[in-house]
RNA sequence: CUGUGCUAGGCGGGGGGCUAGCGGUCCCCUCCAUUCCGCAACCCGCUAGAGCGGAGCCGAAGGGCCCCCUGCGGGGCCGCGGGGCUGGACUGCCCCGGAGAAGCGGCGUUGAAGGCUGAGCCCUCUACGGCGCAUGUCGGCGAACCCCGUCAGGCCCGGAAGGGAGCAGCGGUAAACCGGCCCCUGCGGGCGAUAGAGGACCACUUGGCCGGAGCUGGCUCUCCGGAAAGCGCUCGCCCCACGACCUCAAAGGGGCCAAGCACAG
Numbered sequence: 001c002u003g004u005g006c007u008a009g010g011c012g013g014g015g016g017g018c019u020a021g022c023g024g025u026c027c028c029c030u031c032c033a034u035u036c037c038g039c040a041a042c043c044c045g046c047u048a049g050a051g052c053g054g055a056g057c058c059g060a061a062g063g064g065c066c067c068c069c070u071g072c073g074g075g076g077c078c079g080c081g082g083g084g085c086u087g088g089a090c091u092g093c094c095c096c097g098g099a100g101a102a103g104c105g106g107c108g109u110u111g112a113a114g115g116c117u118g119a120g121c122c123c124u125c126u127a128c129g130g131c132g133c134a135u136g137u138c139g140g141c142g143a144a145c146c147c148c149g150u151c152a153g154g155c156c157c158g159g160a161a162g163g164g165a166g167c168a169g170c171g172g173u174a175a176a177c178c179g180g181c182c183c184c185u186g187c188g189g190g191c192g193a194u195a196g197a198g199g200a201c202c203a204c205u206u207g208g209c210c211g212g213a214g215c216u217g218g219c220u221c222u223c224c225g226g227a228a229a230g231c232g233c234u235c236g237c238c239c240c241a242c243g244a245c246c247u248c249a250a251a252g253g254g255g256c257c258a259a260g261c262a263c264a265g
Stems, first nucleotide, its partner, number of pairs: 001265006009058003012030005020047005035055005064257001066255004073248004078243002081240005087234002092231002095226006102220003105216003114210007122199006128192002131188004137180004147172004155164003
């Protein structure tokens, strides 16, 4: 060095997550590598020699350890930008109240502010008017009998002459009812461009006199107080994108090291 049979070992690696830690189940990256089955998140199996059990295959090399380069992808931290959620504050916008009066506007010498005085609006009472009701008055209607008059027939008294009561009918009337009128009287009020007396008089409307130049606060502005959380601002948390740094790192490239046992040639 070669062949045969074994053994160690292997039949993918890495990141996240989980865990005291390791490996697996889960998610992701790498991309093909000598395989499959069972277990497992309220986990599964182990303990630094760190998945277990079973079947199959490879087997000391297309294998293994270490270092360097490159670097998929992941993690951490910071910065910047965007978005979401939750809160805060009044320093802004918006909203409410107050003050000022610089600018614009309005009113004002056809007279502002202010002062004095009167009237109205408000209340009470009276008068007058109006309206309503009642009364009165006028008309109509109005009683089986218990209202009136006249009372046919019939009835009663009487020897007769004559007399009497009286239904229906006719005529009238009382109360009641209906209507007209507003002349008288009484009463009432959600009545009044009416008159008078008294009261009240904060505000408002309005007249007169004095006065002699301001008044107002509609818009802008300034200041004070408040409310709210829609916008803006901002504390905190989360997500996304980008950038810097740190870190782990697949695949790939390079370097170095190690490469077992038995037998035979």